Predicted 3D model of an 83-nucleotide RNA (c-di-GMP-I-GGC riboswitch aptamer) from Candidatus Acetothermia bacterium JdFR-47.
[in-house]
RNA sequence: CCUGAAAAGGGCAAACCCAUCGUAAGGUGGGGGCGCAAAGCCGCGGGCCCUUAGUCGGAGUAGGGGUAGCCGGGCUGCCAGGA
Numbered sequence: 001c002c003u004g005a006a007a008a009g010g011g012c013a014a015a016c017c018c019a020u021c022g023u024a025a026g027g028u029g030g031g032g033g034c035g036c037a038a039a040g041c042c043g044c045g046g047g048c049c050c051u052u053a054g055u056c057g058g059a060g061u062a063g064g065g066g067u068a069g070c071c072g073g074g075c076u077g078c079c080a081g082g083a
Base pairs, nucleotide, nucleotide: 001082002081003080004079011036012035016031017030018029019028020027021026034069040075041074042073044072045071046070047067048066049065050064051063052062053061
């Protein structure tokens, strides 16, 4: 550096429930395990979601927010095999 998750030691934690923060998407803690070889970290690009603004609704535009377990990308990493 590449490949893999068979072995060994392990790790993380979906839906859902409770508490809590938030207008919301969603976040945090506990329980719980669908799954994950980076399901470790980063909002850089795209997607998707929420919200605000010109009456309401729809579309569009602009601003703000979220999603890393949507995809890509960046950084770091245990074990085994190969070079």
The source organism's lineage runs through Bacteria, Bacteria candidate phyla and Candidatus Bipolaricaulota. It was read from a public genome assembly, where an Rfam model found it.